[in-house]
Context: one part of a larger RNA
RNA sequence: UGACGGGGGCCCGCACAAGCGGUGGAGCAUGUGGUUUAAUUCGAUGCUACGCGAAGAACCUUACCUAGAUUUGACAUCCUGUGCUACGCUGUGAAAGCAGUGGUUCCCUUUUGGGACGCAGUGACAGGUGCUGCAUGGCUGUCGUCAGCUCGUGUUGUGAGAUGUUGGGUUAAGUCCCGCAACGAGCGCAACCCUCGCCGUUAGUUACCAUCAUUAAGUUGGGCACUCUAACGGGACCGCUAGGCUAUAAGCCAGAGGAAGGUGGGGAUGACGUCAAGUCCUCAUGGCCUUUAUGUCUGGGGCAACACACGUGCUACAAUGGGCAGGUACAAUGCGCAUCGCGAGCCCGCGAGGGUUAGCAAAUCGCAAAAGCCUCCCUCAGUCCGGAUUGGAGUCUGCAACUCGACUCCAUGAAGUCGGAAUCGCUAGUAAUCGCGAAUCAGAAGGUCGCGGUGAAUACGUUCCCGGGCCU
Repeated sequence: UGACGGGGGCCCGCACAAGCGGUGGAGCAUGUGGUUUAAUUCGAUGCUACGCGAAGAACCUUACCUAGAUUUGACAUCCUGUGCUACGCUGUGAAAGCAGUGGUUCCCUUUUGGGACGCAGUGACAGGUGCUGCAUGGCUGUCGUCAGCUCGUGUUGUGAGAUGUUGGGUUAAGUCCCGCAACGAGCGCAACCCUCGCCGUUAGUUACCAUCAUUAAGUUGGGCACUCUAACGGGACCGCUAGGCUAUAAGCCAGAGGAAGGUGGGGAUGACGUCAAGUCCUCAUGGCCUUUAUGUCUGGGGCAACACACGUGCUACAAUGGGCAGGUACAAUGCGCAUCGCGAGCCCGCGAGGGUUAGCAAAUCGCAAAAGCCUCCCUCAGUCCGGAUUGGAGUCUGCAACUCGACUCCAUGAAGUCGGAAUCGCUAGUAAUCGCGAAUCAGAAGGUCGCGGUGAAUACGUUCCCGGGCCU
């Protein structure tokens, strides 16, 4: 000087408390450990690994195993020779490959040649998801969006250092005010950026419809008022109050006005540093290793195994509910084809879906709501709860659903009656609950990331648990 203390003081945070809903028990999904295996590829491991890398393992992916093949190589540059390019066909084979065969040339050109492409050869070299994240860059997690971390000059101390940055107030904040041997400054904080909430201006199609006409329908004429769209502005600053408190300050409390009030809500933004944190399997890269193999190609298998243990989820155990009963209403974000997408309507099918095609490169057409509301049934039961599992029959995608896809129908109808110790999330349009969309993607979400609908309870307080800040 720091760090630490079951030392002290002050302060904060869904940290506790007050509440609401879960997890831990069940079934299933998914990840991990373990075990097994020819292989179950590799990495991630307290918080900060475990629905993580993976925004999607049937082949491919794929890095693993087994078998078959290959050696200047699947890929790049250079050199030499050659010209049967390309594209087919046959045999063999699981394919890759191997062997044979048909075929016959593209561009430029000074007709020498050059280029593209193929084959053969030669080495220089290629190649490696092989090792080292404790050799590294870059990127990322975490403390933490916590309020801190420093510097120049001066002063001070023999010096390490201190001072400033401490103190009195105040703030979300090292935020600001006052004081002070300090005076200033930088990185952070805040603001500047995006978005939602109010208003205006400009604009009016594909959006909208008050008035007029018209229609089954904003359908059409018409209109730009309204909604909305999307560009530019305004608006909030403790600005206002003979208000209160305070030190006449900073600020705090109350009120007015206002769409919004004291940072208006949300996002992006992560200081100096910490953990030899993570990543050599995104990429880049030093060193080491490999070079008829640790490279490359292909068929099949595996990553999907299963006594068990843990994490994260989904669905339930029911009546604030269920219904294989009927009727009826209201979103937002998005996405969609000429490389074949989104697909209305109609017809067929109990259904998944199929057939046919209208429309739409889309504010124009399509994907396209559920909880809700009204009526009816069920009346507390392992049930009209719950849906696992299994049998049968199918649909779709795809070269191909056996290992190992999703979905549908019929049948089957397991555990489960609210969960021990313990433990998690959340302070408002939040929790809870309801559906919708997108990325990846041929197909394959209960995951992820978004979107809207309905919409609570509680916070006395800071003694205690956890983490953090300042002083001592």

Model confidence (mean pLDDT): 82 of 100.
Predicted 3D model of a 472-nucleotide part of an RNA (small-subunit ribosomal RNA, 3' major domain) from an uncultured prokaryote.
The RNAcentral record of the full RNA draws on ENA.